[in-house]
RNA sequence: GUUAAUUGGUUCUAGGGUUCCGGCUGUCAAAGGCGUCUGGUCCGAGAGAGCCAGCCUCUCGUUCAAGCGUGAGGUCCACGGCGGGACAAAAGCCCGGGAGGA
Repeated sequence: GUUAAUUGGUUCUAGGGUUCCGGCUGUCAAAGGCGUCUGGUCCGAGAGAGCCAGCCUCUCGUUCAAGCGUGAGGUCCACGGCGGGACAAAAGCCCGGGAGGA
């Protein structure tokens, strides 16, 4: 922006760095150093994925009604800096569906 509704959480991935582990280095042993060390812990997508819930529409059951419950379907689209911020640090994290563009 669009829509009847266009939401939240969680797990994972793209990606990320280096607090811890490990690795390499260093030393008599240490301290220390290295992420231009594949990795494990860790962070992690509005525009990536799964799952759960919520919401919307219709149907059926129950109820005096409100309400509660079942089933089916739907939950769209999305080009995007620089710069700044946090944690140990960085990032597609946050500022941000921002600025800007079409």
This is a predicted structure of a 102-nucleotide RNA (Guanidine-I riboswitch aptamer) from a Rhodospirillaceae bacterium.
The coordinates come from a structure-prediction model, not an experiment, and the mean pLDDT is 88.
Taxonomically the source falls in Rhodospirillaceae (Bacteria, Pseudomonadati, Pseudomonadota, Alphaproteobacteria).
It was read from a public genome assembly, where an Rfam model found it.
Its Rfam family is "Guanidine-I riboswitch aptamer". From the family's description: This family represents a conserved RNA structure found upstream of the ykkC and yxkD genes in Bacillus subtilis and related genes in other bacteria.